A computed fold for a 109-nucleotide RNA from an uncultured Pirellulaceae bacterium, annotated as Glycine riboswitch aptamer. It was read from a public genome assembly, where an Rfam model found it.
Parts: sequence; C1' cells; structure tokens
RNA sequence: UUUACAGCUGCGGGAGAGUUUUUGAGGGCGAUCGGCGAUCGCCUUGCAAGACGCCGAAGGCGCAAUCGUUCGCCCGGAACCGCUCAGGCACCCGGACCGCAGCCCCACA
Repeated sequence: UUUACAGCUGCGGGAGAGUUUUUGAGGGCGAUCGGCGAUCGCCUUGCAAGACGCCGAAGGCGCAAUCGUUCGCCCGGAACCGCUCAGGCACCCGGACCGCAGCCCCACA
C1' cells in the first nucleotide's frame, strides 16, 4: 500500500400458521314505552381481553459424526434439524437468510 473474515447502517426481496370461538366496547337497523333515555334482537368493526387449535425463519434451549488426546469416561461440538419458553397465525410491524451500496476493523500476502 492492498485487502479477507467478522461487525454496523441504508435500500430491495423474504415463508408458515383460524380473521375458529367467547366476552366487552364502538357504529348501524328494527321493536317496546307519551318523550328523553333505557331494554331486547340482528348486522358490522383493520378495536380490547381471553379459550382452544396451529406455525416456525427474531431470540432462547437441545443434540450427531469427524475431530480436539486417548483404552475408556467427562468436556467441547452446527443448522432454515428438533423443542416450542418467548414470538407469531387478514393488514401493518416483525422476520432467519439473500442481493446491492456504504461505513468500520484489519489477519495472510
């Protein structure tokens, strides 16, 4: 001097699984009463809180083989594999991972 790996930022892409059901709330319609207002029934809501069911690609947890040293034990040991605590199941948000651009660090050479 030139960079890799890694990290960060921005942009783009990005799957899966009930908008099932209950209650409450808002709105609309109808009925009852002389009137406000109340009650009842029906419809609707990208609203709130649950129940059950389900998903797996934030995070988290678990593990094999080769190997690390062996005769063995123990320990280490990955994931979009499994578990589903958390999270999620119309939209939005999120989303492992991928691509592009930049920042940063700077090994080997």